[in-house]
Molecule: transfer RNA
Organism: Clostridia bacterium
């Protein structure tokens, strides 16, 4: 250099064909239990005071995009 995959909350990791982004576990907060701490159990948990933002970043298609096209970074694997 060329060819492929991957990139999503704090972390892991789902979204099946373009149709409520973030299931589900883990962390974390608040409880109940216990002297206390863990275990267990029950509720909450993307940011933002709201408007609004929000799939790696940048544009572009569409009423509507993680998802489909263009560019570009950044990791893997494979090829000379």
């Nucleotide at each position: 250099g060329c060819g492929g995959g991957c990139g999503u909350g704090g972390c892991g990791g789902a979204a099946c064909u373009g149709g409520c982004a973030g299931a589900c576990g883990c962390g974390c907060c608040g409880g109940a239990u216990u002297u206390a701490g863990g275990a267990u159990c029950c509720g909450g948990u993307g940011g933002g005071c709201a408007a609004c933002c929000u799939u790696g970043c940048a544009g572009g298609u569409u009423c509507g995009a993680u998802c489909c096209c263009u560019g570009u970074c950044g990791c893997c694997c494979g090829u000379a």